[in-house]
Predicted 3D model of a 67-nucleotide RNA (transfer RNA) from a bovine gut metagenome.
The prediction has a mean pLDDT of 84.
It matches the Rfam family "tRNA". Rfam classes the family as a transfer RNA.
Order: sequence, then structure tokens, then C1' cells
RNA sequence: GGGAGUAGUUCAGUGGUAGAACAUCAGCUUCCCAAGCUGAGGGUCGCGGGUUCGAUCCCCGUUUCCC
Repeated sequence: GGGAGUAGUUCAGUGGUAGAACAUCAGCUUCCCAAGCUGAGGGUCGCGGGUUCGAUCCCCGUUUCCC
């Protein structure tokens, strides 16, 4: 100097109520397990400011990791 930090994990999300997959829990199914199906819970969006009617998104600083 460049890139990255968003759910337990891996990642989407280029200004308008934060999502998916897997995982977890419950139900259905099965003699049981697994698989499958349905549903539910889970988020200070690394931290602090700024801009804006409104920020995960734009700007500044800061911190951690990678090159």
C1' cells in the first nucleotide's frame, strides 16, 4: 500500500424493515437410527465518529487477520 471483518460456521446483501446454506431446537415420517419434509429460535452488521429524512452500504479515525 491492497483485501477482508455481517447468525454457532461458510458467505450474500452497491442508501429504504438484515438474508441464504449448513448447524441447533421442535414436529411429521421410521420398530430404532440415518436420510427426507415442515416450522421455530438465534444479529450492538469489528469499534468510535461524520454525512443523510434514512447507513451493512458513502466519508474519517481506530482495531484484528491475510497478501